[in-house]
Molecule: Bacterial RNase P class A
Organism: Rhodocyclales bacterium
This record gives sequence, C1' cells and structure tokens, in this order.
RNA sequence: GAAGUCCGCCAGGCAACCGCUGGAUGUGUAAAAAGCAUCUGGAGGAAAGUCCGGGCCCCAUAGAGCAGGAUGCCGGCUAACGGCCGGGCGCAGCAAGCCGCGCAAGCGGCCCAAGGCGACAGACAGUGCAACAGAAAGAUACCGCCUAAGUUCGCAAGGACCGGCAAGGGUGAAAUGGCGGGGUAAGAGCCCACCGCGGACGUGGUAACACGGACGGCACGGCAAACCUCAUCCGGGGCAAGGCCAAAUAGGGGAGCAUUGGCGCGGCUCGCGUCGCUCCCGGGUAGGCUGCUAGAGGCCGUCGGCAACGGCGGUCCCAGAGGAAUGGUUGCCCACGACAGAACCCGGCUUAUCGGCGGACUUCCAUC
Repeated sequence: GAAGUCCGCCAGGCAACCGCUGGAUGUGUAAAAAGCAUCUGGAGGAAAGUCCGGGCCCCAUAGAGCAGGAUGCCGGCUAACGGCCGGGCGCAGCAAGCCGCGCAAGCGGCCCAAGGCGACAGACAGUGCAACAGAAAGAUACCGCCUAAGUUCGCAAGGACCGGCAAGGGUGAAAUGGCGGGGUAAGAGCCCACCGCGGACGUGGUAACACGGACGGCACGGCAAACCUCAUCCGGGGCAAGGCCAAAUAGGGGAGCAUUGGCGCGGCUCGCGUCGCUCCCGGGUAGGCUGCUAGAGGCCGUCGGCAACGGCGGUCCCAGAGGAAUGGUUGCCCACGACAGAACCCGGCUUAUCGGCGGACUUCCAUC
C1' cells in the first nucleotide's frame, strides 16, 4: 500500500427571528393562582417489536413434594437473563497457498487465515419413529459368491439336497467400522499393520477438552427441535400498578330533637322498629395531588482483568407531558441528509436505517 473480516462512534452544521413545553428567580396577590419578564432544560440508536431478564408496587405465601414452563459444551461477568466475554469441540467454507487439466481465460481437487454457523446434556432406563426406494431400517438376504465336510444320482465330468457367506452389485439421508495384506471352498476382525471406535491409565488444563503409549474387541446403527430421563431456575398481576386528599346526589352507622302523629309487631297496654328535622362519622364516585424521574446514571482519569466487567477519585444534572411540548420561517455552507417520536425505569435480544469516521485482526505485495 491492497484486499477481506470484525468491533466501536456520528446521525447535516451554523446563525437570526417567531412559537410550544418543564423548571428556577422576579413581578403580580391579603395569601395564592392566572398573566408577564429574565435565565435555563427539551426524543433515539433504535424512543419500535413487547421476545427475554430485573428494579419498583399490590395481592398471595410454613416446609417439602407432584403437575406445568424455561434453560442445557466449559469457565467467567452481572441485580438478573434465554444476554455478554473468553475458551473447547463440531460443521460449512471465501481469499491466499499447493496439485492436476488447459495455449489462455478458466475449471476441478486438496488444504483452508482473520472471520461465520451450531437447542452442543443423556440413545446399554423405558416407549416410540424412520416418507419413498429397498430383501432388510434390529435382526435381514433380492441379485450374487461357494460346494470343503455330510447325504444322494452318475462310469466320469458334473448335478440335486443339506447348507455356508456377506466380498461384489443394487436401494436409500442412513445398510452394522474403513483401507490394504494374510487366510479360506467362498468369505468374514477369523488374524495382522495403519486409521477410526471404546473404557481405564499417564501428562497438560480450574474445566470443556487435548495429547500419549499400551489394552480391548468390532459390538451396544440413527433420531431427544419424539415422548422421556437428568441437572438448574421459576408464586400471580402490572404505573389504567399503587398511595393520598376529597364535592354533589343516593345508600350505611351514631347522637339529639320532635311527635304521644301515621304505619307494622294479626285485638288492647307497654315497648321496639319505621317515616320527619338537625349535627357528626365512615366507605366511595366525579375531580385533584402523587408515583414521575438523581439513576444497577453520564463523562474524564487511574488501578485490576486477555475480555465482558469491577474498584477508587474527580466532575456534571441531561425531557417528564396528561389531548399529550420538542415546531416554523429566513440566510449561509457541505458529502444534500436514512430509519424513525419518549409516556414508570433499567439491562439485553430482534427488526428498520442515506451516508460518514475511527480502530483491531488476517493474508498478500513493496521497501528498510
């Protein structure tokens, strides 16, 4: 310098004027309120989807278990998470490289950087499933190979029976380790080397796991995003949560007054209840206030850590409405401006997004 990959940041700028809205101060007022004046704050990286996780609030709640749901390689971070960081293993694979073909362009194979993707626990607990094809998808032989042993026919060659095999063909996503050699009638882990696999052992690692030599014996095939098993976690509902103040009207409770009045307690007396008036209390509706933004907060520095993140110090206050503000006009400049608008708050994920900037890593080229 080129190419690629990943991560982070910005989201037209400046100025003037006019508006809208929160706050502070002043004025206003008996005190407030309205109004007015000055100063000052006023959308996002996703404010979105509401998919996870928490704070906060109300309700419920001895403990344990069952049911149900979520998660699922290992370690760490965190308030928590299904998130993030680091690592392991597997899969796919571009560039570069190597090999082959080609006059070349190019094509194919191997190997595959940074990086990408992975519900990545368990298939000797049990149950189940596997379309089509195929003989068989758990115990199978269609084509095929063999005729050593046994029986039998035949003078013989050879045939038949009884059988043996799974090498080759064929089907399939998948066919019971692969490849080579020995062996055999033909074959076969039947035997052997290498590779693969398995459980121990040793070494390294916190671990997942990796490596190693020996041993075993090719069986106990696949699917758990099928039921299931194991481990861990999970009470329900949400700011229209919830708290406070509190008219009018109509109910409720209490006290007093009045009436010897009406009605009821089946006739009478007493008594009680009820109807009337006044006052007090309580619940609660309208309405108002609150919750409402100072917070797992931002920025800077420093320390620990590979990192996510954490500790310490300094500094800043940065929307808070309730029909719901955040806009308009003009001028200048440029790279000509995308997706999009808070409603209790925060951490993530996902989705949308014109452009621009920065950094890290990998490969290649050049120079020193």